[in-house]
Molecule: c-di-GMP-I riboswitch aptamer
Organism: soil metagenome
């Protein structure tokens, strides 16, 4: 420059993003979901007599998990 947790507000089924606040940290803590890891499950499908609930599945969401691509300050 940049802004992690917390807190207040929206927006969202949620995960989570945006804004105010507030600094944890960071040469890329710039950018891009491309790989691969991870997070959620409104919807779909199965299970349960039914219910409650459970399990599976991103098309959702993480780039401050890894890689990878494009830019990159001063010395």
């Nucleotide at each position: 420059g940049c802004a992690a947790a917390g807190c207040c507000g929206u927006c969202g089924a949620a995960a989570g993003a945006c804004g105010g606040u507030g600094a944890c940290g960071c040469a890329a803590a710039g950018u891009c979901a491309c790989g691969g890891g991870g997070c959620u499950a409104c919807g779909g499908c199965g299970a349960g007599c039914a219910a409650a609930u459970c399990g599976c599945c991103a098309u959702g969401c993480c780039c401050g998990c890894c890689g990878g691509g494009c830019c990159g300050c001063c010395a």